[in-house]
The prediction has a mean pLDDT of 83. The part of an RNA shown here (small-subunit ribosomal RNA, 3' major domain) has 478 nucleotides and comes from an uncultured bacterium. The full RNA is in RNAcentral, with records from ENA, Greengenes and SILVA. Rfam family: Bacterial small subunit ribosomal RNA. Its family is annotated with structural constituent of ribosome and ribosome in the Gene Ontology.
Context: one part of a larger RNA
RNA sequence: UGACGGGGGCCCGCACAAGCGGUGGAGCAUGUGGUUCAAUUCGACGCAACGCGAAGAACCUUACCAACCCCUGACAUGCCAGGACGGUUUCCGGAGACGGACUCCUUCUCGCAAGAGACCUGGACACAGGUGUUGCAUGGCUGUUGUCAGCUCGUGUCGUGAGAUGUUGGGAUAAGUCCCGCAACGAGAGCAACCCCUACCUUCAGUCGCCAUCACUUGUAGGUGGGCACUAUGAAGGAAGUGCCGGUGACAAGCCGGAGGAAGGCGGGGAUGACCUCAAGUCCUCAUGGCCCUUAUGGGUUGGGCCACACACGUGAUACAAUGGCGGCGACAGUGGGAUGCAACGGGGCGACCCCGCGCAAAUCUCAAAGAACCGUCUCAGUUCGGAUUGCACUCUGCAACUCGAGUGCAUGAAGUCGGAAUCGCUAGUAAUCGUGGAUCAGCAUGCCACGGUGAAUACGUUCCCGGGCCUUGUACA
Numbered sequence: 001u002g003a004c005g006g007g008g009g010c011c012c013g014c015a016c017a018a019g020c021g022g023u024g025g026a027g028c029a030u031g032u033g034g035u036u037c038a039a040u041u042c043g044a045c046g047c048a049a050c051g052c053g054a055a056g057a058a059c060c061u062u063a064c065c066a067a068c069c070c071c072u073g074a075c076a077u078g079c080c081a082g083g084a085c086g087g088u089u090u091c092c093g094g095a096g097a098c099g100g101a102c103u104c105c106u107u108c109u110c111g112c113a114a115g116a117g118a119c120c121u122g123g124a125c126a127c128a129g130g131u132g133u134u135g136c137a138u139g140g141c142u143g144u145u146g147u148c149a150g151c152u153c154g155u156g157u158c159g160u161g162a163g164a165u166g167u168u169g170g171g172a173u174a175a176g177u178c179c180c181g182c183a184a185c186g187a188g189a190g191c192a193a194c195c196c197c198u199a200c201c202u203u204c205a206g207u208c209g210c211c212a213u214c215a216c217u218u219g220u221a222g223g224u225g226g227g228c229a230c231u232a233u234g235a236a237g238g239a240a241g242u243g244c245c246g247g248u249g250a251c252a253a254g255c256c257g258g259a260g261g262a263a264g265g266c267g268g269g270g271a272u273g274a275c276c277u278c279a280a281g282u283c284c285u286c287a288u289g290g291c292c293c294u295u296a297u298g299g300g301u302u303g304g305g306c307c308a309c310a311c312a313c314g315u316g317a318u319a320c321a322a323u324g325g326c327g328g329c330g331a332c333a334g335u336g337g338g339a340u341g342c343a344a345c346g347g348g349g350c351g352a353c354c355c356c357g358c359g360c361a362a363a364u365c366u367c368a369a370a371g372a373a374c375c376g377u378c379u380c381a382g383u384u385c386g387g388a389u390u391g392c393a394c395u396c397u398g399c400a401a402c403u404c405g406a407g408u409g410c411a412u413g414a415a416g417u418c419g420g421a422a423u424c425g426c427u428a429g430u431a432a433u434c435g436u437g438g439a440u441c442a443g444c445a446u447g448c449c450a451c452g453g454u455g456a457a458u459a460c461g462u463u464c465c466c467g468g469g470c471c472u473u474g475u476a477c478a
Base pairs, nucleotide, nucleotide: 001478002477003475004474005473007472008471009470010469011468012467013466015462016461019426020425021424022423023422026318028316029315030314031313032312033311034309035308042053043052064304065303066302067301068300069299070298073127077126078125079123080122081121082120083119086105087104090101091100092099093098108117109116110115129293130292132291133290134289138287139286140282141281142280143278151188152187153186154185155184156165157164158163169180170179171178172177195270196269197268198267200238201237202236203235204234205233209228210227211226214225215224216223244258245257246256247255248254320419324378325377326376327375328374336367337366338365341360342359346355347354348353385416390411391410392409393408394407395406396405432454433453434452435451436450437449438448
């Protein structure tokens, strides 16, 4: 000087408390451990691994296993020889890769030529190749302390020195934010602001959006003419600055109350992550040193596996019902997606879906039906709760759903009556609850990312638990 303390003081944070809803019990989904297996590929392990890498494991993916194959190789550059290359038909062996036979079409570019270039086949060698190893050799990227308020420097001063001072102190702040004081005076990257979204207004714009006034149409639909008022859209501005008033404070910084205002003291949200820490994570994104393999630890194919199942844990979705189930009614959103696509209307089917195919590269057409809401019924029961499991029959995607997809109908109707010790999230348009869209994607979502609808309760307070900041104290620790 730090770090640490079941030392002290001050102060924060959904840290506790006050509340609301969960997890831990059930069956199911998913990840992990373990076990099993020919293989169940690999990585991630307190917070900060475990719906994580994986924004899609039937084949592919795929790295694993078995079998069958290849050897300058699936891919790159260089040398030599030959040839254009390529497409196509039929057949044989084979699980296929591959090997063999056959038919037809075609015969590259530049150049007069020699030759050159691109491509294919064969040959020899340099080499290729490696998701092999080391994240404790590394770059890059990321997590975490933490959006915490801290981390430093120049000059000066003090100290033999390590260092100190500044950065401590008194107030105030979300903040090393600001004021005052002070052997300090200044400065840097952090904080804040500048950026984006959202809340209000103005101006501009007028289609694919909108419809107040006017007219038309019958097809009652902004459909048509017309208009750009209104809404919305999207561009430029304005608006909030403790600016005004009162109180308080040290005549300060600020704090409290009020007015006006769409908004009030950081208005709400996002992006933004200082010096460092954890030899944190990643050599399987990529890059890369060393080491290792080189007829194999490389390459191809078929099939299997990653989906196993006495068990244990994490994360979820569904429930145990009446604030509910079922039936009816059919009202009101917002974000997005759409050409190998979204698909209206009409028709068929109980349904998944099928047939036909208007329109639409979309403020035009379409996905698209929002669902909770409201009305009726059921009357407390393992039930008209719950839906696991299983049987049968189908639908769709796809070369192919046996291992191992999703969906539909009929039947079946398990556990479960609110969950021990313990434990998690959340302070407002939040929690809870309700549906909707998207990425990935042929198909597959209870996961993830986003969108809107309905919409609470509580916070006395900081003694305690956890984490953190500042000052101080002790130390046999560095």